[in-house]
RNA sequence: GACAAAGGCAAAGCCGGUGAGAACCGGCGACGCAACGCCACGGGUCCGAACCGCGCCAGCGGAGGAUCGCCGGGCUACCGAA
Numbered sequence: 001g002a003c004a005a006a007g008g009c010a011a012a013g014c015c016g017g018u019g020a021g022a023a024c025c026g027g028c029g030a031c032g033c034a035a036c037g038c039c040a041c042g043g044g045u046c047c048g049a050a051c052c053g054c055g056c057c058a059g060c061g062g063a064g065g066a067u068c069g070c071c072g073g074g075c076u077a078c079c080g081a082a
Stems, first nucleotide, its partner, number of pairs: 001079001008033002013028006031069001037075003041072003044067004051062004
């Protein structure tokens, strides 16, 4: 980052599965993506059964978990016009 080339990834939804949950995995499927590849380091958002603290209760907070297709950052990568 181009009216280029070769490719790649895969949203929503559906089916099956895991989980308490957010969500994730596999298949089908493509909304899009020049890092929509990888990393939970910083922020945001979400979950929070069991456990810890508070509370009369509802619940609140914490630990912990999820999300990289929310943002920043780190690392890596195909092509080669301006």
A computed fold for an 82-nucleotide RNA from a soil metagenome, annotated as c-di-GMP-I riboswitch aptamer. It matches the Rfam family "c-di-GMP-I riboswitch aptamer". Rfam links the family to the GO term cyclic-di-GMP binding. The RNAcentral record of the sequence draws on MGnify. The coordinates come from a structure-prediction model, not an experiment, and the mean pLDDT is 87.